[in-house]
Context: one part of a larger RNA
RNA sequence: GGACGAACGCUGGCGGCGUGCCUAAUGCAUGCAAGUCGCACGCUCUUGCUUCGGCAAGGGAGUGGCGAACGGCUGAGGAACACGUGGGGACCUACCCUUCAGUGGGGGACAACACCGCGAAAGCGGUGCUAAUCCCGCAUACGCUCUGCGGAGGAAAGCGUGAGCAAUCACGCGCUGAAGACUGGCCCUGCGGCCCAUCAGGUAGUUGGCGGGGUAACGGCCCACCAAGCCCGUGACGGGUCGCUGGUCUGUGAGGACGACCAGCCAGACUGGGACUGAGAUACGGCCCAGACUCCUACGGGAGGCAGCAGCAAGGAAUUUUCGGCAAUGGGCGCAAGCCUGACCGAGCAACGCCGCGUGCGGGAUGACGGCCUUCGGGUUGUAAACCGCUUUUGGGGGGGAUGACACACGACAGUACCCUCCGAAUCAGCCCCGGCUAACUCUGUGCCAGCAGCCGCGGUAAUACAGAGGGGGCAAGCGUUGUCC
Numbered sequence: 001g002g003a004c005g006a007a008c009g010c011u012g013g014c015g016g017c018g019u020g021c022c023u024a025a026u027g028c029a030u031g032c033a034a035g036u037c038g039c040a041c042g043c044u045c046u047u048g049c050u051u052c053g054g055c056a057a058g059g060g061a062g063u064g065g066c067g068a069a070c071g072g073c074u075g076a077g078g079a080a081c082a083c084g085u086g087g088g089g090a091c092c093u094a095c096c097c098u099u100c101a102g103u104g105g106g107g108g109a110c111a112a113c114a115c116c117g118c119g120a121a122a123g124c125g126g127u128g129c130u131a132a133u134c135c136c137g138c139a140u141a142c143g144c145u146c147u148g149c150g151g152a153g154g155a156a157a158g159c160g161u162g163a164g165c166a167a168u169c170a171c172g173c174g175c176u177g178a179a180g181a182c183u184g185g186c187c188c189u190g191c192g193g194c195c196c197a198u199c200a201g202g203u204a205g206u207u208g209g210c211g212g213g214g215u216a217a218c219g220g221c222c223c224a225c226c227a228a229g230c231c232c233g234u235g236a237c238g239g240g241u242c243g244c245u246g247g248u249c250u251g252u253g254a255g256g257a258c259g260a261c262c263a264g265c266c267a268g269a270c271u272g273g274g275a276c277u278g279a280g281a282u283a284c285g286g287c288c289c290a291g292a293c294u295c296c297u298a299c300g301g302g303a304g305g306c307a308g309c310a311g312c313a314a315g316g317a318a319u320u321u322u323c324g325g326c327a328a329u330g331g332g333c334g335c336a337a338g339c340c341u342g343a344c345c346g347a348g349c350a351a352c353g354c355c356g357c358g359u360g361c362g363g364g365a366u367g368a369c370g371g372c373c374u375u376c377g378g379g380u381u382g383u384a385a386a387c388c389g390c391u392u393u394u395g396g397g398g399g400g401g402a403u404g405a406c407a408c409a410c411g412a413c414a415g416u417a418c419c420c421u422c423c424g425a426a427u428c429a430g431c432c433c434c435g436g437c438u439a440a441c442u443c444u445g446u447g448c449c450a451g452c453a454g455c456c457g458c459g460g461u462a463a464u465a466c467a468g469a470g471g472g473g474g475c476a477a478g479c480g481u482u483g484u485c486c
Stems, first nucleotide, its partner, number of pairs: 001486004006482005013357006019350002021315001026313003030310003035066003040063002043060007073268003083192007091185002097180007104138001106136003113128006144153003158173006194240003201231003206228004211223003243265004247258004270291005293304004321347001323346003329343001330341004360390004370381004395423006404413001430475005435456003441470005451458002
C1' cells in the first nucleotide's frame, strides 16, 4: 500500500447492487417450511334441483398410488479413494423417451364403518361388515431366470370421454414382460494437495489361497479350512490440526495466505446404535433401542428434537423482520381445473462493502464585523460572508404511469421505477492529522505533572511532540483506531 462476512470511536443526506452468528454442532416459546390425486376405491356429511327413480356440486377422515431420498441448513466429525483430475468395471437406475409382445379367467383380506371394552391422556384392544389400480393363485409368455440342454420357473388393473338399446367399438390416461437409450448412482485404481521423527517399527481377518455366505455388483465384505505373509526412512504406525474443490486476497512474477457469499462434491441432523419401507435412505421436519435434557400427568404412563424461514434466551467486540406473494423461475401431485411450495421472487433493518450523486453556480474589496497573531506599521481568516444574478440534481406538492406476462386470464414488488409540471438555495459535513519518517505553525496553559506515542522519542518555565485556540494539510458520507492476511 492492498484486502475484509469485520468490530470499536466520532459523524451521517440520497440511490443502485451486493452482503449480514466468523463465538455455543449451546438450549429453544410460537407460527409456518411436503404434499397431492374423487379420472384407483368404499363410507359418511352438507347444499341445490327432482318426474321421488335419482341427478348435480361441495366437505370429511380412511384404503390405494405418486412424492416425501429433491429442494433448504450446517461444518461437528473425517488426513480418508473424503476431495480434485485421469482411467477402469463385476453393477443398479422410479418417472420421461424408443422398439417388440401382452393386458384372459377366478379367489381373498384389512382399514374406514357399526357394536362392545380399557385409559387422565397419548392412544389401544375385541367382535362383525365392505370396495379397489390392495393381496393371492390359475391360464398364457418370447427375447427373461435356472439348467445336467431333456426341461423347469416366472406377468398384468383398471379408470375416463364419446358413439350405440345393448353386445361392443374408438380415443385418452394407465398396467405387465423384454430390450435399448437417457439421467442419476455404486465399486476399483494412477497421480495431486497439512504439521510433528521429542511418533520407528506396525499388523492376527493381519497378507494370500481354496470353498462357501452375502450384495445390484467385484472383493478378507463375512465365515470355515490351509499357507505365512503384508506395510515401512520414497516416512509405515502414532499424535496434532482440518470439510475438499472451482476459486478469493496479495504479489511484476515465482510464491504466500485463505476456502464467507455463488457453484460442484462430501459429511451431519439432540448423542450413540439399529434396521424397516422403497427404484433410491440406513432417511433433518419417518420408525425402534439406549442415554442426556425439556415438558405433560389422575404417578399407572406419555410427548419432544429450528445445523429449514422468522423469532427468543445464552455466549460474544459482533451479525437483521415472529414481513408480502406464489405474479415470475423451479419443484411435488393431478387428464385437467388447480392445490402445496419460508425453494424462490420481493419488501423491511444495518454506511457492513462496492459504485454513483448531492450539500449549489457565477459575480462580488474601501479587503466589512468578529476571531487569531503582531516588530503595533500591519498580517491572516478571505471572495470567504453580506449583497446581486442564475440553476433545481436532491427535497416537497400535483398529474401520468410501466417492462417483468407467455396463446386468454393472472403482478407480491407497486401507484414503485420512470415521465410531465409547480415551489424554493431552499433540507444535507464531518473525521483524522500538522517534531522526523510524512503534506501541514503559531499563541496561550501546563512544568518529568497532567499527558502523548507506530518507531525514533516528547514533557523538569518561552514545548511547532501534552491540553485549548487560531491557522493549515489530508480524506470525505465518511474519517480514524484495533484485529487478520499478502